[in-house]
Predicted 3D model of a 345-nucleotide part of an RNA (small-subunit ribosomal RNA, central domain) from an uncultured bacterium.
The prediction has a mean pLDDT of 87.
RNAcentral holds the full RNA, with entries from ENA and SILVA.
Rfam family: Bacterial small subunit ribosomal RNA. Gene Ontology terms of the family: structural constituent of ribosome and ribosome.
Context: one part of a larger RNA
RNA sequence: UUGGGCGUAAAGCGUGCGUAGGCGGCUAGGAAGGUCAGAGGUGAAAGGCAUGGGCUUAACCCGUGUAAGCCUUUGAAACCGACUAGCUUGAGUACAGGAGGGGAAAGUGGAAUUUCUAGUGUAGCGGUGAAAUGCGUAGAUAUUAGAAAGAACACCAGUGGCGAAGGCGACUUUCUGGACUGAAACUGACGCUAAGGCACGAAAGCGUGGGUAGCGAACAGGAUUAGAUACCCUGGUAGUCCACGCUGUAAACGAUGAUUACUAGGUGUCAGCUAGAGAUAGUUGGUGCCGGCGCAAACGCAAUAAGUAAUCCGCCUGGGGAGUACGGUCGCAAGACUAAAACUC
Numbered sequence: 001u002u003g004g005g006c007g008u009a010a011a012g013c014g015u016g017c018g019u020a021g022g023c024g025g026c027u028a029g030g031a032a033g034g035u036c037a038g039a040g041g042u043g044a045a046a047g048g049c050a051u052g053g054g055c056u057u058a059a060c061c062c063g064u065g066u067a068a069g070c071c072u073u074u075g076a077a078a079c080c081g082a083c084u085a086g087c088u089u090g091a092g093u094a095c096a097g098g099a100g101g102g103g104a105a106a107g108u109g110g111a112a113u114u115u116c117u118a119g120u121g122u123a124g125c126g127g128u129g130a131a132a133u134g135c136g137u138a139g140a141u142a143u144u145a146g147a148a149a150g151a152a153c154a155c156c157a158g159u160g161g162c163g164a165a166g167g168c169g170a171c172u173u174u175c176u177g178g179a180c181u182g183a184a185a186c187u188g189a190c191g192c193u194a195a196g197g198c199a200c201g202a203a204a205g206c207g208u209g210g211g212u213a214g215c216g217a218a219c220a221g222g223a224u225u226a227g228a229u230a231c232c233c234u235g236g237u238a239g240u241c242c243a244c245g246c247u248g249u250a251a252a253c254g255a256u257g258a259u260u261a262c263u264a265g266g267u268g269u270c271a272g273c274u275a276g277a278g279a280u281a282g283u284u285g286g287u288g289c290c291g292g293c294g295c296a297a298a299c300g301c302a303a304u305a306a307g308u309a310a311u312c313c314g315c316c317u318g319g320g321g322a323g324u325a326c327g328g329u330c331g332c333a334a335g336a337c338u339a340a341a342a343c344u345c
Stems, first nucleotide, its partner, number of pairs: 003317004007299002012313001014200004021193003025087005033080002035076008048066007090190001091187003095182003102176007109153001113149008124135002161168002205246006214240002219235004257312006265290011294301002318345003327338004
């Protein structure tokens, strides 16, 4: 390389948009690039292969036949491609609706916590397995009233909703993206995938400037212990929050790439629609559970497939060395991406 694979054995890029490329719906037409068929030329000889023959056999030698490819020419027209003319089922637009923690900004609210001020009040509070460090007669804890600050939004809350993923949850307003349903007016294949590329991307971390209630790496102290650089306790700095910029990684998981079609049922639920007085039934799109065929090493998956097929991309090829070294690109740094070998089992 071929082949075989990628839920859990090695293997699906964290996610999207999209360029090249690859692949691509139905009908008709003429042409004939691919394709197929016939004929001719070329394909040196030797060699090879098949077959026949000659040296007693063989090696060796001789005869005959024979390949793809390329060129010329004559045809065929199903398929692929190009062109022309159409179609509406794929795709999209417009229209009518309802649902939603989808995104951004501004404003507002209550509960709790901490601190401060004032009142009441007195000796404890706090913490633990038990304690101690700590706080408290300079009046704490508790309790009442007031004030300030920051962060998060109980109940509702639901294998419920929305989003491409990361993720999104108090309320109001403004701006804004997407999906779904219905009907079928318009466009007429405008589609799918996607190497490079671009964008987004939890937490932690970094830069500048703010902010800092609670929590809390580091750190300090108290315990525990043989020790205890831990688990437990008392404190506590970065950080957590905001603005702008960077980083670009996660068990970024459904450990399951995207799209399309097909393939028993049963039962919940969300958003619509249709019929019905209702019960309910049907249907489209999501989201769950169970289960048959089939698949699977088994576990299990099973219309949200890991089934049956098709297209395109990514990736794997024994364990360790190693996601490391070196080189390169990116980054302020931390580091990220790309990515070996010796050696060894």